Description
The RNA shown here (Bacterial RNase P class A) has 325 nucleotides and comes from Methylotenera sp. Rfam family: Bacterial RNase P class A. Rfam links the family to the GO terms dimeric ribonuclease P complex, ribonuclease P activity and tRNA processing. The family's RNA type in Rfam is ribozyme. The prediction has a mean pLDDT of 76.
RNA sequence: GAAGCUGGCUAGACAGUCGCCGCUCACGUAAGUGAGGGGAGGAAAGUCCGGGCUGCAUAGAGCGGGAUGACGGCUAACGGCCGUACGUUGAAAGCUUGGGUAACUAAGUAUAAGGCGCGGAAUAGGGCCACAGAGACGAGCGUAUUUAGUUACGGUGAAACGCGGUAACCUCCAUUCGCAGCAAGACCAAAUAGGCUGGUAUUGGCGUUGCUCGCGCUGCCAGCGGGUAGGUUGCUUGAGCGCACAAGUAAUUGUGCGCCUAGAUGAAUGACUGUCGUGCGUUGCAAGACGUAAACAGAACCCGGCUUAUCGGCCAGCUUCAAUU
Repeated sequence: GAAGCUGGCUAGACAGUCGCCGCUCACGUAAGUGAGGGGAGGAAAGUCCGGGCUGCAUAGAGCGGGAUGACGGCUAACGGCCGUACGUUGAAAGCUUGGGUAACUAAGUAUAAGGCGCGGAAUAGGGCCACAGAGACGAGCGUAUUUAGUUACGGUGAAACGCGGUAACCUCCAUUCGCAGCAAGACCAAAUAGGCUGGUAUUGGCGUUGCUCGCGCUGCCAGCGGGUAGGUUGCUUGAGCGCACAAGUAAUUGUGCGCCUAGAUGAAUGACUGUCGUGCGUUGCAAGACGUAAACAGAACCCGGCUUAUCGGCCAGCUUCAAUU
């Protein structure tokens, strides 16, 4: 210098003016006023997995159904992550062939880092196997041979006189899995009609998973009609974050120190101005000047992953080749 990759950080900064939400303090009967601090992401998205939490509930068993699948480890757990094998993919360079006066160009060929992997069992059983071929799991065309598809050879095909291939086909094996979900739940207040009709009933009904047993409750189902739908909580201190040290190949774990960073409820977290910064373009020897752009996208109980979208900028590292020293 060329080529191919992996990981991390960031997602403009500062100041002023006005506006919104919540918390703390002070004043105020209250409405409210003043001061101080705080206020949307790396994916908040998809709702695809796993949990925390709440209820059934004081908890279960069986059948069915679902998930995972090399080996070892991490984690609260996972279909996630890390490592080691195996398989597959994988650029420049070099080489080969074609085109070209040449520069160059097109195709082919190997490998590194890296990316990816539906990965146990085909003699438990079933299903399926395009085209070609007589025939694709027991079928049998042609030639020779034989008592005899008995034996040998040939043709088609990846595979046919060998018991083939396939299990992100059913299935078997091993491991494993309650259900529903914050619109889960809990509390308070208010209002009406504790209404009317029909059916069923404790040997029943309802709930608890699809079913059965068990367990809990004591009524339940359908129709007509009427009232209310308001407030508080759940609701943010967490399997939390940052730094340092130690162990480990790593994922990660332990110890110490420090920090507290939205809780809205028809849904706040914004707008304007100025300066600076970043990228891009023009100009310039340079300093600089001018112009322009900034994506994907908005919390709603919380967390760990995966997947998808994306303008840019910065940092660290890995592999191959070439040149110089």